[in-house]
């Protein structure tokens, strides 16, 4: 050193000019970004995967309400919070090269959760010093030969 198993950490870009206007990084022109696995060849946009929000179950909690018991205490509601499960979940096409390309070049498009805001946000503030798929990424510590 390889391998395989557990633990922890790490890992997301992008708002500049000008216009209207009492107010816009939100409108209007322009501009800027592009998370992770796969593919015959590299992909926001082709297959999926993640995050937010909904529901469902479980689970373990409560200065909460109701009911049993009333000496400890039990049940069931209802909260938040965590595990699995489902739901929801945007967008690309022409040409060229090739043995393969909606992924490479070339040209025109197109997409971007909630909440907030003096006026509508993919870029600004907030949940979030969170979550989090993945990872021949880093550390450790066990097996294996």
């Nucleotide at each position: 050193a390889c391998g395989c198993g557990c633990g922890c950490u790490c890992c997301g870009g992008g708002g500049u000019c000008g216009g209207u206007g009492a107010a816009a990084a939100u409108c209007c022109g322009a501009a800027c970004c592009g998370g992770c696995g796969g593919u015959a060849a590299a992909a926001g946009u082709c297959c999926g995967c993640g995050a937010a929000c909904c529901g469902g179950u479980c689970g373990a909690c409560g200065u909460u309400c109701u009911c049993c018991a009333c000496c400890c205490g039990g049940a069931g509601a209802c909260g938040a919070c965590g595990g699995c499960c489902g739901g929801c979940c945007g967008a690309a096409c022409c040409g060229g090269u090739g043995g393969a390309a909606u992924u490479c070049c070339g040209g025109u498009g197109c997409c971007g959760a909630c909440g907030g805001u003096g006026a509508a946000a993919g870029u600004c503030c907030g949940g979030a010093u969170g979550g989090g798929a993945g990872g021949c990424a880093g550390c450790g510590c066990g097996c294996g030969g």